[in-house]
Background: RNAcentral holds the full RNA, with entries from ENA. This is a predicted structure of a 355-nucleotide part of an RNA (large-subunit ribosomal RNA, domain IV) from an Acidimicrobiia bacterium.
Context: one part of a larger RNA
RNA sequence: CUCUGGUUAAGGAAUUCGGCAAAUUAGCCCCGUAACUUCGGGAGAAGGGGCGCCCCGGUAGGGUGUAGGACUUCGCGUCUGAAGCCCGAGGGGGCCGCAGUGACCAGACCCAAGCGACUGUUUACUAAAAACACAGCACGGUGCUAAGUCGCAAGACGAUGUAUACCGUGUGACGCCUGCCCGGUGCUGGAAGGUUAAGUGGAGAGGUUAGCCCUCGGGCGAAGCUUUGAAACUAAGCCCCAGUAAACGGCGGCCGUAACUAUAACGGUCCUAAGGUAGCGAAAUUCCUUGUCGGGUAAGUUCCGACCUGCACGAAUGGCGUAACGACUUGGGUACUGUCUCAACCAGAGACUCG
Numbered sequence: 001c002u003c004u005g006g007u008u009a010a011g012g013a014a015u016u017c018g019g020c021a022a023a024u025u026a027g028c029c030c031c032g033u034a035a036c037u038u039c040g041g042g043a044g045a046a047g048g049g050g051c052g053c054c055c056c057g058g059u060a061g062g063g064u065g066u067a068g069g070a071c072u073u074c075g076c077g078u079c080u081g082a083a084g085c086c087c088g089a090g091g092g093g094g095c096c097g098c099a100g101u102g103a104c105c106a107g108a109c110c111c112a113a114g115c116g117a118c119u120g121u122u123u124a125c126u127a128a129a130a131a132c133a134c135a136g137c138a139c140g141g142u143g144c145u146a147a148g149u150c151g152c153a154a155g156a157c158g159a160u161g162u163a164u165a166c167c168g169u170g171u172g173a174c175g176c177c178u179g180c181c182c183g184g185u186g187c188u189g190g191a192a193g194g195u196u197a198a199g200u201g202g203a204g205a206g207g208u209u210a211g212c213c214c215u216c217g218g219g220c221g222a223a224g225c226u227u228u229g230a231a232a233c234u235a236a237g238c239c240c241c242a243g244u245a246a247a248c249g250g251c252g253g254c255c256g257u258a259a260c261u262a263u264a265a266c267g268g269u270c271c272u273a274a275g276g277u278a279g280c281g282a283a284a285u286u287c288c289u290u291g292u293c294g295g296g297u298a299a300g301u302u303c304c305g306a307c308c309u310g311c312a313c314g315a316a317u318g319g320c321g322u323a324a325c326g327a328c329u330u331g332g333g334u335a336c337u338g339u340c341u342c343a344a345c346c347a348g349a350g351a352c353u354c355g
Stems, first nucleotide, its partner, number of pairs: 001350008010341002014339001019336001027051005036041001038173001052095005061087004068080004096100001108334007115326002120132002136171007148157003174321004179251003184248002186244005193239003199233002204228005211220003252270005279313001280310001291307005
């Protein structure tokens, strides 16, 4: 010097990103206990007091229950109940120590905010969370040989279930609610018209040559075989017409206007499928920004309460609240402390020296 423990004057978070670590608290009995609340909780809230040993005395009392007693339907019955055994306060008197849950074991607490309702689950070996799940809610599918899933199939799960069931998707207790847009994409329904495959169809065209013609160069050319092939008929789909947003998603701009000023309930105009409703808002979302005001501090880029100018909140990709809960995150406080001012000493294990 390093590690693991222990103690420390005065101060007590001044340390630090941050009370990280350590300290405090701790058991049992009694008193007492707020806001809020879903009336269950919150709550061991908080905050206090007592606790050892000896004697009265194992006392008062309680449990069990023998003998005995009473009753008796006569029963292995009922009630009571000395003894024995077990549990055991409260009170009075006294004793000792710094200290009586004398060691060990053994909650620190409070206030406010965010997120997630909760108990649960998770990255086996850097993440336990605000992530996942969840009960509840909603939408869609499915009538039973169900839909859906696995499999080439047989078959199996679903389910020895039957729409109060099962499957898929989203949201995520509870409370108050969930606005407008169907133009795009998707899905569902529709079938008049347009377009449209294979197939059917076979008009027509080409090749070949028996034959015929010939100026001997060649030309025409039936049947058969063969290569092609028009019109016409024809499904779903697409185009088209509707519906549907707790389907995917989307939810404007400019100019003017009130008898101070400022602002604009109001008006005009352009565009759109429709122009963001309630609620919330510098927020886990706010760039400018340490916005402005208030609170807390002597001093506060964090925090809390407001304001609204929302760069770029917003309603089941849920909005806003919310008791309880959380090894979650943030701010403040009490107690407590070697975290620190500022370090010191002790014990053990290393390092180091000798062997």
Rfam family: Bacterial large subunit ribosomal RNA.